[in-house]
RNA sequence: GAGUUUGAUCCUGGCUCAGGAUGAACGCUAGCGGCAGGCUUAACACAUGCAAGUCGAGGGGCAGCAUGGCCUUCGGGCCGAUGGCGACCGGCGCACGGGUGCGUAACGCGUAUGCAACCUACCUUUUGGAGGGGGAUAGCCCGGGGAAACCCGGAUUAACCCCCCAUGGCACCUCUCCAACACCUGUUGGAUAGGUUAAACAUUCAUGGCCAAAAGAUGGGCAUGCGUCCCAUUAGCUUGAUGGUAGGGCAACGGCCUACCAUGGCGAUGAUGGGUAGGGGCCCUGAGAGGGGGGACCCCCACACUGGUACUGAGACACGGACCAGACUCCUACGGGAGGCAGCAGUGAGGAAUAUUGGACAAUGGGCGGGAGCCUGAUCCAGCCAUGCCGCGUGCGGGAAGAAGGCCCUAUGGGUCGUAAACCGCUUUUACAGGGGAAGAAACGCCUCCACGCGUGGGGGUUUGACGGUACCUGCGAACAAGGAUCGGCUAACUCCGUGCCAGCAGCCGCGGUAAUACGGAGGAUCCAAGCGUUAUCCGGAAUCAUUGGGUUUAAAGGGUCCGUAGGCGGGGGCGUAAGUCAGUGGUGAAAGUCUGUGGCUCAACCAUGGAAUUGCCGUUGAAACUGUGCCCCUUGAGUUGCCGUGAAGUGGUUGGAACAUGUGGUGUAGCGGUGAAAUGCAUAGAUAUCACAUAGAACACCGAUUGCGAAGGCAGAUCACUAACGGCAUACUGACGCUGAUGGACGAAAGCGUGGGUAGCGAACAGGAUUAGAUACCCUGGUAGUCCACGCCGUAAACGAUGGUCACUAGCUGUCCGGCGCACAUUGGUGCGCUGGGUGGCCAAGCGAAAGUGAUAAGUGACCCACCUGGGGAGUACGUUCGCAAGAAUGAAACUCAAAGGAAUUGACGGGGGCCCGCACAAGCGGUGGAGCAUGUGGUUAAUUCGAUGAUACGCGAGGAACCUUACCAGGGCUUGAAUGCAGCCUGACAGGGUCGGAAACGACCCCUCCUUCGGGCAGGUUGCAAGGUGCUGCAUGGUUGUCGUCAGCUCGUGCCGUGAGGUGUCAGGUUAAGUCCUAUAACGAGCGCAACCCCUGUUGUUAGUUGCCAGCACGUAAUGGUGGGAACUCUAGCAAGACUGCCGGUGCAAACCGCGAGGAAGGUGGGGACGACGUCAAAUCAUCACGGCCCUUACGUCCUGGGCCACACACGUGCUACAAUGGUGGGGACAGAGAGCGGCCACUGGGCGACCAGGAGCGAAUCUACAAACCCCAUCACAGUUCGGAUCGGAGUCUGCAACCCGACUCCGUGAAGCUGGAAUCGCUAGUAAUCGCAUAUCAGCCAUGAUGCGGUGAAUACGUUCCCGGGCCUUGUACACACCGCCCGUCAAGCCAUGGAAGCCGGGGGUGCCUGAAGUCCGUUGCCGCAAGGAGCGGCCUAGGGCAAAACUGGUAACUGGGGCUAAGUCGUAACAA
Repeated sequence: GAGUUUGAUCCUGGCUCAGGAUGAACGCUAGCGGCAGGCUUAACACAUGCAAGUCGAGGGGCAGCAUGGCCUUCGGGCCGAUGGCGACCGGCGCACGGGUGCGUAACGCGUAUGCAACCUACCUUUUGGAGGGGGAUAGCCCGGGGAAACCCGGAUUAACCCCCCAUGGCACCUCUCCAACACCUGUUGGAUAGGUUAAACAUUCAUGGCCAAAAGAUGGGCAUGCGUCCCAUUAGCUUGAUGGUAGGGCAACGGCCUACCAUGGCGAUGAUGGGUAGGGGCCCUGAGAGGGGGGACCCCCACACUGGUACUGAGACACGGACCAGACUCCUACGGGAGGCAGCAGUGAGGAAUAUUGGACAAUGGGCGGGAGCCUGAUCCAGCCAUGCCGCGUGCGGGAAGAAGGCCCUAUGGGUCGUAAACCGCUUUUACAGGGGAAGAAACGCCUCCACGCGUGGGGGUUUGACGGUACCUGCGAACAAGGAUCGGCUAACUCCGUGCCAGCAGCCGCGGUAAUACGGAGGAUCCAAGCGUUAUCCGGAAUCAUUGGGUUUAAAGGGUCCGUAGGCGGGGGCGUAAGUCAGUGGUGAAAGUCUGUGGCUCAACCAUGGAAUUGCCGUUGAAACUGUGCCCCUUGAGUUGCCGUGAAGUGGUUGGAACAUGUGGUGUAGCGGUGAAAUGCAUAGAUAUCACAUAGAACACCGAUUGCGAAGGCAGAUCACUAACGGCAUACUGACGCUGAUGGACGAAAGCGUGGGUAGCGAACAGGAUUAGAUACCCUGGUAGUCCACGCCGUAAACGAUGGUCACUAGCUGUCCGGCGCACAUUGGUGCGCUGGGUGGCCAAGCGAAAGUGAUAAGUGACCCACCUGGGGAGUACGUUCGCAAGAAUGAAACUCAAAGGAAUUGACGGGGGCCCGCACAAGCGGUGGAGCAUGUGGUUAAUUCGAUGAUACGCGAGGAACCUUACCAGGGCUUGAAUGCAGCCUGACAGGGUCGGAAACGACCCCUCCUUCGGGCAGGUUGCAAGGUGCUGCAUGGUUGUCGUCAGCUCGUGCCGUGAGGUGUCAGGUUAAGUCCUAUAACGAGCGCAACCCCUGUUGUUAGUUGCCAGCACGUAAUGGUGGGAACUCUAGCAAGACUGCCGGUGCAAACCGCGAGGAAGGUGGGGACGACGUCAAAUCAUCACGGCCCUUACGUCCUGGGCCACACACGUGCUACAAUGGUGGGGACAGAGAGCGGCCACUGGGCGACCAGGAGCGAAUCUACAAACCCCAUCACAGUUCGGAUCGGAGUCUGCAACCCGACUCCGUGAAGCUGGAAUCGCUAGUAAUCGCAUAUCAGCCAUGAUGCGGUGAAUACGUUCCCGGGCCUUGUACACACCGCCCGUCAAGCCAUGGAAGCCGGGGGUGCCUGAAGUCCGUUGCCGCAAGGAGCGGCCUAGGGCAAAACUGGUAACUGGGGCUAAGUCGUAACAA
């Protein structure tokens, strides 16, 4: 820096990623070289080999070898004489080098000092010295024991082995004196006296050693300051403990050890205990400060199977030494023995994991030696491993037919792999091969020369290479050499196929349920490259522990309040000091490393050599502002005093009235009480109500407040006493006495606990009554604890201003409480104004803040101190501890789990929130549905009942017309370029048609008949090929179309303004409207889509035009009729125009507008109706109207045909029709429409038939012809009945359409005459030419299941008080934990699975401590007897200890029947607690 909480936003906050690093591991892959690195685990166990020896110039000697000599039986023997040398004595080394990190939280390490408290072999320098004597022992020899390891005895022997004597002083000790230095001890120098101790030889004669002493160098020891991890759920620890005296011991100081004496010492600045860990130079990361680490290399420490111990030595308590104990392994003749790879290799084991049983001492270094030299798994090299870093290569240039092939696409074609390949030219690193071939080597030694008295130094010559025939040079030929990961966002890189919440991916967010750039494959691309990814770990990003550099009103976070200890911080002036501070200088801060200059390997890595740095510590010199400190002073901070006030401040007492309750008595009678409504309860044994008196407890109306007091909790009738506080005024006194405050102490609401009282009212628990699906609740009637008092506990709270305390500073306005002062007016108490001090409120500037907000009572600006926070859950839980009588409180985790949890604000949606307002929404009405029969659609059913539509917004819907067809479904029978169309090639001249046969038909077989031509061809058929076909899937891939909210009044934009932002404003407010309609106001001003208007029909008039329409007047004609001439007036037709705009009047109003039985007008306030449907919502409907992406079928999911089905029928629902009748039915007579349709048609009229209809037949492609409109009116009849209502159902007979009415048509006639007497809960439509009622027409159509749909006209109502309620909607506002938006969200128990965890009878471990018993080796101490000339030793005893045993307790783990809660887990159970009141 990014991703991730949200619909979006800002903030808080966690999680995650991009970077770097590694002693790594794993997966895939792999050409070379250089440099480096390589058991992080089992300090587990180890076979085998090697890793420390050397010196004959210390010694006695001579086992083996060689030379020589002598002897010989020719096998051999002898001679230490020579080279040399096993074992042995002796010297030096073995305490270095090498390994490991167990232990250790320590003077272990780092750093800086000190030692006047010390040691130091070998080396260097200096001085001096080495005289005499004695003794033992290994070896060798002899004997013995044992399996072995090894041991014992005897005899003899040497030394640079051991001892004694001598000589001593510059050494050490003691006494005395002098001088100098130091100031915790004492040190140095000098003098006198006394005491004590030395020596080693060898030899080639050069030398190498030896003793004493001093000094140096080197190495070490000790002491001290400072620094050095986590846990306080470890708070007290300590008996050699702290100190002293004396002694012992040590190289040396010291309780290091011992005796005695004293009682100290350490600790909140973290003792003690527990856990973890070697420390540092440095390494990684980081801008730095930090954080993490301690592998390689270097320094220090510790360790060497585990534990203990000492010996030797200059040095060890000793890795490849010793002793003892223990565990383990091995050998054994069972009696005993041996061993210690955390050296180099190597083995097993463990593990994700880490190499060769290599070469050489050539170089560097070490040991011994006079030297040659020997030894050296130190070291130098090589081997293995991409473990890391660095470098190189796998070629370079040209080359377009942009090949083939793969992949993709909008697919006659294009894109991409891609200049990529082929092909041409060039180069030759690496690999390979042959040849040449280093540097690293300089020495020591030896020879020689020079300088030279001797050591010694220099020159020349000679000798020495493990690596290694290696590096390097040369030859050859593009020849031998590329992979890994990734491609949804973060994050660089996209398409196709497969898969279908499967398989899988995933670091976080998240992908996958049929079009996946996220899974798997492919093509392509991207990033790195001999590597690439993954995993693990660390730092970074993370300012996410914040010193640099964070916070705490609401996000996590202020302690309930005050007092106060330690601590931290602290007013003004002066003088001094110099701890902090600052400056100069000196020492140190090892090397390597880091940075940098230069240089060396061809570069780099790597290496060399200079410099810088090493921010630190110590010393020293100086400065004196600030802090500290000492002293003196000051008054403003703080306090004291006097006076005046204030208050529900506290404690104790006294006292008052109202109300409630109870008791007694009186009056009085039937209810009272209670609720939404009731009931339980009380009451005729007299309640409630009311009056009087009495008693009791608790609380204090009015005043009373936006008030006051108190540290907080809290405090309220009045009054008295005591106590404290606060404020003001005065300015007398003290003189910084202050602020804060860990631990601590005190106080601390309510509830609760203990003891004793008290108890009127109220009232957990409890009981009853209701409510309810239930109601362990809400409501009601009762009622115990409690509430009250005293004393004692508890110690919590939303103990809140969710805001710690103190001080200072920073604009204002306006109240109020308690004081003081001034002015004015009144003056008996006063009122007003202003100033001032202290409290308590409101509003706002700047500032702050994520915002809300805060704003002198800060959440502003600063200072000081305290407390607290660090993602959510688990959890304020568990364990431990402290407190408590208990309840419980305080302190306070982890495992596990999630990718969030949150704060504030925004827009919506929602609310059984609020306000305003609409709508046949309710109400007021009229008529229906729901009951009956039938029609029709749907669910269910079925071989199929094809498919779709399914709350509103599906259900007389797609369908405006299913007997076949339609038709998509089912059963069966056929066809396969196919039922239709186009193109091309070839063939044929037919095909069609007719007939016969089979068949249900399709289809098949046979027969008959059989083209035209301008000769180019046309036409038709067959065949082949290319294009087919699909009502198969996906309406959740789509276009188009449609429904609905809704004809609701809304939805937006530009610019400006406001806000960090989402967003707001505009569009809100006040009016008004049917309307976001208009007006006014206004940080908004305008605009768009909607509203309205423009369009159509209708209502009035004018005008134009009159045929098929019309007929007033004129004429003709008829039985009659605009039938005819004619007319153009009227009606009508259909074009144009007018008209209506709140225009006029009155009232109200700023206006918009509204009101008015206003005027006028055919029409009046949108006149009525229609078309027209904003942004959008419902993944709404439709892949079956059509179109279309993708998928699927291809002798079938295509297509043809027959039959069946879509019409089924226990049932359920929707929509309708007809009714139930008299406002009616029936019969007869009479009247009036509009719109639309018609030639395969409408059909007048005539005839036949009861009729459907049939047979004739005029007119009309239609303002010309065709149609009885019905309700209605008149007359008659029926009289309340299952009827002269109703017509279902069934029987019979017919008509018509049609190839065909069986399933399954309509209609007619005759007969039959079902249910039904107005319809439960519930529910629908309609506000006027509407409802209701009446018929007519049309589309579709052969016919029709039409009672449907779409239109048309006729007759023609009732009602609306009103907006409380139901439903839907609009605007404003409010709350919200909702945003797939309340059909939302969400809680707890129970049931199921998984996971981690607490408790737990017990069981099993671990480390440490305490007590008792035992006690090896060993030092030390003691010791007359034994050994020794002596020094000394053996033996024995004692102290101490490792180890072992026993015992009780504490701590810490594992496990456990059972048990507790917790977490997680698409669709389990019960309820509904929270979010809206």

This is a predicted structure of a 1477-nucleotide RNA (small-subunit ribosomal RNA) from an uncultured bacterium. Model confidence (mean pLDDT): 84 of 100. RNAcentral holds the sequence, with entries from ENA, Greengenes and SILVA. Rfam family: Bacterial small subunit ribosomal RNA.